[in-house]
RNA sequence: CCAGUCGGCUGGACGACCGCUCCCGCAAGCGCUGAAAGGCGGCGGGGGAGGAAAGUCCGGGCUCCAUGGAAACACGGUGCCGGGUAACGCCCGGCGAGGGCGACCUCAGGGAAAGUGCCGCAGAAAGCAAACCGCCUGCUCAAAACCCGCAAGGGGGCGCGCAGGUAAGGGUGAAAGGGUGGGGUAAGAGCCCACCGCGGUCCCGGCAACGGGGCCGGCAUGGUAAACCCCACCGGGAGCAAGACCGAAUAGGGACGGCGCGGGAGGCAACUCCCAGGCGUGUUUUCACGUUGACCGUCCGGGUAGGUCGCGCGAGGCGUCCGGUAACGGACGUCCCAGAUGAAUGGUCGUCGCGGCGGGUUCGCCCGCCGAACAGAACCCGGCUUACAGGCCGACUGGCACC
Numbered sequence: 001c002c003a004g005u006c007g008g009c010u011g012g013a014c015g016a017c018c019g020c021u022c023c024c025g026c027a028a029g030c031g032c033u034g035a036a037a038g039g040c041g042g043c044g045g046g047g048g049a050g051g052a053a054a055g056u057c058c059g060g061g062c063u064c065c066a067u068g069g070a071a072a073c074a075c076g077g078u079g080c081c082g083g084g085u086a087a088c089g090c091c092c093g094g095c096g097a098g099g100g101c102g103a104c105c106u107c108a109g110g111g112a113a114a115g116u117g118c119c120g121c122a123g124a125a126a127g128c129a130a131a132c133c134g135c136c137u138g139c140u141c142a143a144a145a146c147c148c149g150c151a152a153g154g155g156g157g158c159g160c161g162c163a164g165g166u167a168a169g170g171g172u173g174a175a176a177g178g179g180u181g182g183g184g185u186a187a188g189a190g191c192c193c194a195c196c197g198c199g200g201u202c203c204c205g206g207c208a209a210c211g212g213g214g215c216c217g218g219c220a221u222g223g224u225a226a227a228c229c230c231c232a233c234c235g236g237g238a239g240c241a242a243g244a245c246c247g248a249a250u251a252g253g254g255a256c257g258g259c260g261c262g263g264g265a266g267g268c269a270a271c272u273c274c275c276a277g278g279c280g281u282g283u284u285u286u287c288a289c290g291u292u293g294a295c296c297g298u299c300c301g302g303g304u305a306g307g308u309c310g311c312g313c314g315a316g317g318c319g320u321c322c323g324g325u326a327a328c329g330g331a332c333g334u335c336c337c338a339g340a341u342g343a344a345u346g347g348u349c350g351u352c353g354c355g356g357c358g359g360g361u362u363c364g365c366c367c368g369c370c371g372a373a374c375a376g377a378a379c380c381c382g383g384c385u386u387a388c389a390g391g392c393c394g395a396c397u398g399g400c401a402c403c
Stems, first nucleotide, its partner, number of pairs: 001399010012352007020048007030041004050374001054385002057383005062239004075235005080094005095109001096107004110230002115228002117224003132170002134166006146155003178196006197219001198217008243309004253300006262275005277292006316335008354371007
């Protein structure tokens, strides 16, 4: 210098003017609004988005509901080992497997000799393995070359067929019942041997996952659990529209009173019926008929609109030191840092900085124009994931050149 890997930071600065929202102080009078409580309007001062505020995917705090404790069943989730944490499916360190020359990256990474299921297409055969081509042996039939013979003839023996052997080689497939090499054999085969793999067992190292070694076994146990399943561990439900308080107008409900005006059944309702009561009529009545039940006032209670709280001191930020490889933990110091609810956090201008283009240049720079991402709190916190213009820093790897 080129190419790359990993980790971290940043996300324009200053000023002026005009606004928005929250808090504090002053002012204590007026206006508007409201049934009221209260709210709004003045002046001054102060605070006012993010690294992801996002997706709402995990884990918690908090709140209400359910629940005597514990366990089990069902369902859902997690899944190598150790550590961190309030907790986690997150983070750190390690192990194993795979990829990369390497820095490094990726992994739903428990169990397939508990059981069940599945293994498309191709292929002879896909799970009690099998035999298509090929290879080999035997038998039968038997062509040509060639050999013997003067000849007749004999030998020889391809191929077809039949009966077997084989699993080396070919072919199919993601996968064909260990791999490579040698011996062995009619041809072959763990049939035998060496090494590798696998299983068992013992020893050593490590907290462990796991790694290394010795001995034994000739190989038994194909794959698939983001298929059922088995094992271990975790999980009660709903969410700030949680929940708590205050509470009109109007319409229901209740009590009491004016006043005698109640109760029950049916109906969506208007209303109807029954019981009890009041009044009137029938000379009297325990009987019959008619009629009557409205209206108003005071108080109480629940809910709605609306308002207030929840709601900003917290698993809090920053700095130093200590422990730890690290995640993280501890001690001390220091700081207070948004709280809206149709929902504030904005707009304009100037100067500077950054990037691009064009022009000028005395090569120091100067001038003009344009551009600047993703996005935006809504109860809070820890993570994950996703989006992001531009810029900066650190550690490391490979290559080239020079010393």